[in-house]
Notes:
This is a predicted structure of a 253-nucleotide part of an RNA (large-subunit ribosomal RNA, domain VI) from a metagenome. Model confidence (mean pLDDT): 88 of 100.

Context: one part of a larger RNA
RNA sequence: CGCGGGAAGAUUGAGGGGACCUGACACUAGUACGAGAGGACCGUGUUGGACGAACCGCUCGUGUACCUGUUGUGACGCCAGUUGCAGCGCAGGGUAGCGAUGUUCGGCAGGGAUAAGCGCUGAAAGCAUCUAAGCGCGAAGCCCACCUCGAGAUGAGUCUUCCGAUUAAGGGUCGCAGGAGACUACUGCGUUGAUAGGCGGCAGGUGUGAGCGUGGUGACAUGUUGAGCCGAGCCGUACUAAUUGCCCGUAAG
Numbered sequence: 001c002g003c004g005g006g007a008a009g010a011u012u013g014a015g016g017g018g019a020c021c022u023g024a025c026a027c028u029a030g031u032a033c034g035a036g037a038g039g040a041c042c043g044u045g046u047u048g049g050a051c052g053a054a055c056c057g058c059u060c061g062u063g064u065a066c067c068u069g070u071u072g073u074g075a076c077g078c079c080a081g082u083u084g085c086a087g088c089g090c091a092g093g094g095u096a097g098c099g100a101u102g103u104u105c106g107g108c109a110g111g112g113a114u115a116a117g118c119g120c121u122g123a124a125a126g127c128a129u130c131u132a133a134g135c136g137c138g139a140a141g142c143c144c145a146c147c148u149c150g151a152g153a154u155g156a157g158u159c160u161u162c163c164g165a166u167u168a169a170g171g172g173u174c175g176c177a178g179g180a181g182a183c184u185a186c187u188g189c190g191u192u193g194a195u196a197g198g199c200g201g202c203a204g205g206u207g208u209g210a211g212c213g214u215g216g217u218g219a220c221a222u223g224u225u226g227a228g229c230c231g232a233g234c235c236g237u238a239c240u241a242a243u244u245g246c247c248c249g250u251a252a253g
Stems, first nucleotide, its partner, number of pairs: 001152001005163007015149004021049007033038001051106005059100004066093005071086006110144003117137004170248004174190005195241003198237005204230003211224005
């Protein structure tokens, strides 16, 4: 921009894409078969591998704005207590998120038309013949079926609702954000508000702060104390910021 008015939502499915894998074991059954040795079809169940998707309760990673320990050195006048730098100084842990090595799930079943092949009926050719007319069965393959995109499918479909001479319905701009994201887009929210921050509580992580008391010459121990500190999580709470506006959109098709 189009889809012969403008919108918001919900759809049909032309067509496209994805997936399609496979082992072992057990039962049937030591049956059929076979002198024996050996040893099935068909059917059923169990459990794996590789591959794929989703997810983070578990396990394991990462987690340079979380906690702790600690070395050297500088600074805060000194002690104490903090803090800078040294690969996050080094080391031990670790929330959310992200991830796999973790967890769950998937390939099934079924239908249609067939290939090789196997047949029925059957002439040409009084016989025979699956084929010439006709009919049936038959693959991990083909078309459906499963998952997904999908009306620019210009062949532009369908349904519901809303709005227009009372200038709308609706959308945008702007702002607060996001398991969305390069920008854009998308999604949520904008005071008739829990969208983000803050604050409170909780979860969770570190692991018992500082100060003071007590014991010890002291390093330190111990009590106060599962203390103090604490990113992303959950619940709540209008304290802060989402103010007010402005623009597009109508001419009855």